This is a predicted structure of a 104-nucleotide RNA (Guanidine-I riboswitch aptamer) from Anaerocolumna aminovalerica. Its mean pLDDT, the model's own confidence on a scale to 100, is 82. The model forms 97% of the base pairs in the Rfam consensus. Rfam family: Guanidine-I riboswitch aptamer. Rfam describes the family as follows. This family represents a conserved RNA structure found upstream of the ykkC and yxkD genes in Bacillus subtilis and related genes in other bacteria.

[in-house]
RNA sequence: AUUUAAGUUUUCUAGGGUUCCGUAAUAGAAAUUAUUAGUCUGGUCCAAGAGAAAACGCACAGUCUUAUAGAUUGUGUACACGGUGGGAUAAAAGCCUAGGAGUU
Repeated sequence: AUUUAAGUUUUCUAGGGUUCCGUAAUAGAAAUUAUUAGUCUGGUCCAAGAGAAAACGCACAGUCUUAUAGAUUGUGUACACGGUGGGAUAAAAGCCUAGGAGUU
């Protein structure tokens, strides 16, 4: 690099922290102000191999056609217990390491 796809992507959720917004407290005459707080419900944000939905893709079996090739229909796309430690981002996490180390 090619072939092989336990395939890829999008939207969301469990969950996650605190860069920004908001909120709260304090200070201030006030401010498009400052500091602190995520042991602040939230919004932006991150987010599942073993969570959800959808689309595409792939495999098989057909149908139509101008029978090279193209279009199109259906079925399938299974199973899955899992540390510690480390890494990134502002920071953390069912993120990545990783269907790993291990287990049966």